[in-house]
RNA sequence: UCCUCGAUAGUUCAAUUGGUAGAACAACUGGCUGUUAACCAGUAGGUUCCAGGUUCGAGUCCUGGUCGAGGAG
Numbered sequence: 001u002c003c004u005c006g007a008u009a010g011u012u013c014a015a016u017u018g019g020u021a022g023a024a025c026a027a028c029u030g031g032c033u034g035u036u037a038a039c040c041a042g043u044a045g046g047u048u049c050c051a052g053g054u055u056c057g058a059g060u061c062c063u064g065g066u067c068g069a070g071g072a073g
Base pairs, nucleotide, nucleotide: 001072002071003070004069005068006067007066010025011024012023013022019056027043028042029041030040031039049065050064051063052062053061
């Protein structure tokens, strides 16, 4: 320098080929009981890495950039 993959909730990861951003764990509240824990129910939590573009509509497509992993020279 070039190529490939990745970046989404506090963490680990989904999102069916462009159509309401979700799950588990964690956190919080409540229930259960002699208590903590476990268990059950519920609640909250998101500028989808950044900046543009296309589109009625972008996590998804296009361009550039940043960071990480791997590869080629």